The prediction has a mean pLDDT of 85. This is a predicted structure of a 97-nucleotide RNA (c-di-GMP-I riboswitch aptamer) from an Armatimonadota bacterium. The source organism's lineage runs through Bacteria, Bacillati and Armatimonadota. It matches the Rfam family "c-di-GMP-I riboswitch aptamer". Clan: c-di-GMP_I riboswitch clan.
[in-house]
RNA sequence: GGGACGAAAAGGCAAACUCUUCGAAAGAAGGGGACGCAAAGCCAACGGGACUACCUCUCCGUACUUUUUUCGGGGACAUGUCGGCCGGGUUGCCGUU
Numbered sequence: 001g002g003g004a005c006g007a008a009a010a011g012g013c014a015a016a017c018u019c020u021u022c023g024a025a026a027g028a029a030g031g032g033g034a035c036g037c038a039a040a041g042c043c044a045a046c047g048g049g050a051c052u053a054c055c056u057c058u059c060c061g062u063a064c065u066u067u068u069u070u071c072g073g074g075g076a077c078a079u080g081u082c083g084g085c086c087g088g089g090u091u092g093c094c095g096u097u
Stems, first nucleotide, its partner, number of pairs: 004096003012037002017032006035084001041090003046087003049082003056076006063069001
């Protein structure tokens, strides 16, 4: 120096919940807070999976004199979201063997 490993020590991160903000939502950022994490550091333009559906399309109902349009609901849909869902890539502290 490299690999494997994760006892000890020094530290690190921060789930749920809650407050504020952004967002249609999933969710994200900041404060509080700790369930846990040896990468719970980073990468979503590496692969899989999960979540959401503003817009768009479609169906039903509704208001309107008719068409159109309005409003409500159902279904489909990711380029949106999740790295603390998994695999993978990449960087890193300590030192036991």